[in-house]
Context: one part of a larger RNA
Molecule: small-subunit ribosomal RNA, 5' domain
Organism: Rhodocyclaceae bacterium
RNA sequence: GAUUGAACGCUGGCGGAAUGCUUUACAUGCAAGUCGAGCGGCAGCGCGGGGCAACCUGGCGGCGAGCGGCGAACGGGUGAGUAAUGUAUCGGAACGUACCCAGUCGUGGGGGGAUAACACAGCGAAAGCUGUGCUAAUACCGCAUACGUCCUGAGGGGAGAAAGCGGGGGACUCGUAAGGGCCUCGCGCGAUUGGAGCGGCCGAUAUCGGAUUAGCUAGUUGGUGAGGUAAAGGCUCACCAAGGCGACGAUCCGUAGCUGGUCUGAGAGGACGACCAGCCACACUGGAACUGAGACACGGUCCAGACUCCUACGGGAGGCAGCAGUGGGGAAUUUUGGACAAUGGGGGAAACCCUGAUCCAGCCAUUCCGCGUGAGUGAAGAAGGCCUUCGGGUUGUAAAGCUCUUUCAGCAGGAACGAAACGGUAAGCUUUAAUAAAGUUUGCUAAUGACGGUACCUGAAGAAGAAGCACCGGCUAACUACGUGCCAGCAGCCGCGGUAAUACGUAGGGUGCGAGCGUUAAUC
Numbered sequence: 001g002a003u004u005g006a007a008c009g010c011u012g013g014c015g016g017a018a019u020g021c022u023u024u025a026c027a028u029g030c031a032a033g034u035c036g037a038g039c040g041g042c043a044g045c046g047c048g049g050g051g052c053a054a055c056c057u058g059g060c061g062g063c064g065a066g067c068g069g070c071g072a073a074c075g076g077g078u079g080a081g082u083a084a085u086g087u088a089u090c091g092g093a094a095c096g097u098a099c100c101c102a103g104u105c106g107u108g109g110g111g112g113g114a115u116a117a118c119a120c121a122g123c124g125a126a127a128g129c130u131g132u133g134c135u136a137a138u139a140c141c142g143c144a145u146a147c148g149u150c151c152u153g154a155g156g157g158g159a160g161a162a163a164g165c166g167g168g169g170g171a172c173u174c175g176u177a178a179g180g181g182c183c184u185c186g187c188g189c190g191a192u193u194g195g196a197g198c199g200g201c202c203g204a205u206a207u208c209g210g211a212u213u214a215g216c217u218a219g220u221u222g223g224u225g226a227g228g229u230a231a232a233g234g235c236u237c238a239c240c241a242a243g244g245c246g247a248c249g250a251u252c253c254g255u256a257g258c259u260g261g262u263c264u265g266a267g268a269g270g271a272c273g274a275c276c277a278g279c280c281a282c283a284c285u286g287g288a289a290c291u292g293a294g295a296c297a298c299g300g301u302c303c304a305g306a307c308u309c310c311u312a313c314g315g316g317a318g319g320c321a322g323c324a325g326u327g328g329g330g331a332a333u334u335u336u337g338g339a340c341a342a343u344g345g346g347g348g349a350a351a352c353c354c355u356g357a358u359c360c361a362g363c364c365a366u367u368c369c370g371c372g373u374g375a376g377u378g379a380a381g382a383a384g385g386c387c388u389u390c391g392g393g394u395u396g397u398a399a400a401g402c403u404c405u406u407u408c409a410g411c412a413g414g415a416a417c418g419a420a421a422c423g424g425u426a427a428g429c430u431u432u433a434a435u436a437a438a439g440u441u442u443g444c445u446a447a448u449g450a451c452g453g454u455a456c457c458u459g460a461a462g463a464a465g466a467a468g469c470a471c472c473g474g475c476u477a478a479c480u481a482c483g484u485g486c487c488a489g490c491a492g493c494c495g496c497g498g499u500a501a502u503a504c505g506u507a508g509g510g511u512g513c514g515a516g517c518g519u520u521a522a523u524c
Stems, first nucleotide, its partner, number of pairs: 001524004006520005013371006020363001021329001023328004028324003033070003038067002041063002045061003048057003077282003086207007095199003100195008109143001111141002118133006149159004164187006172181003208254003215245003220242008257279004261272004284305005307318004335361001337360003343357001344355004374404004384395004408465001411459004418451001423445008468513005473494003479508005489496002
């Protein structure tokens, strides 16, 4: 000199952008749901029907709880652990993949038994649990079939599937009708091939300090065989061999998430890894598996432990390193805010629902950037202050006065972009037996804004509402007076102060920066 997620002291007008607990325990609310176009139903609400009423009734709109599906493995947080099971770069072969895209074949064969909800009974303070009875499915289980798929001794043989739901309809047909068959469209379902994206695995190189850590290693190193996995492999096991690593630093100890990058520096290098992005690890502590395409799973389960809470003492409940917020700790880091309008995500055919992701607003000069606190004129060089050699000098064109301007703030008026998709409608096209329905293209058109009556624009008034901080001995820009008298004090270094202190304190003046200025800490 540059820099900071800074803190402290004094001071503080406006706007834009960005950032904003290092340790620990957590009250409260919210942060992951959705689908009635999978299912049985009907607790509550509305409509309809019945009834004088109480009430009854799933007929309709819908829908709590339940079964089922998908999601919950994403998104969000933190950096404890980890020196290599990590990360970065470059390679590799023995793998998986729900949803998505493209293709082929099949679901247009046939069956079955349960169970929740519900009802009843029982136990319990509660959390909840048990028994009996009833019922459904795109829940579950068989049988049949199997091009491609898998296994195989490669001839052949063997193994394994499925589910339906919704819209529309001219003939024909069943039915009194409702509705069904049938046809068709869409969404699904099963098997399988390929792709995309994602993920698992392996190798090489690089990756902090210590030798006052020199030897380490028995599943250890390799082989054969077997098991196991989606998959290679001591990953595991049996047997066999005795190997493997190490001064090119093994092992041990300490420290640490890694990278893109950030800061500094002319560079080489050094230091760091907040915010943003990629990867990894973790979710009260330790361990384990289940479900699933995917987890050994932050807001899932089980076991153990510490802690907190409830209890009728028998037993239960909990996990903010999600968003806010609280206590403790600390020099120190924000609101228990608004909205799903946009972007993105989950579910759904869709409408839509959910989303503390996100977008916004709030707080803090914490940082960066921009603007303002007026401009011109004005010598009687006013008054006052300070100094003085008492002549004057200086503050100083500074002020007052005169002439202007009106940014920003305040007041009044107007007023956005971010939002066009999905939707409706018309026409064309595709599909179709079809003018229906569905899909698609184009035109027209409506709704939807948290921020926000905000940005921005216009108008009126009036210099009006807006300057401090540090320093002035040398380094280092800036000097005098008084007070003090090795005292009080200053100080980054040299050093000042013991009666004329430009170095302490105050004042006047000056210098530097300026909504900041200094100090402290830290890095180069």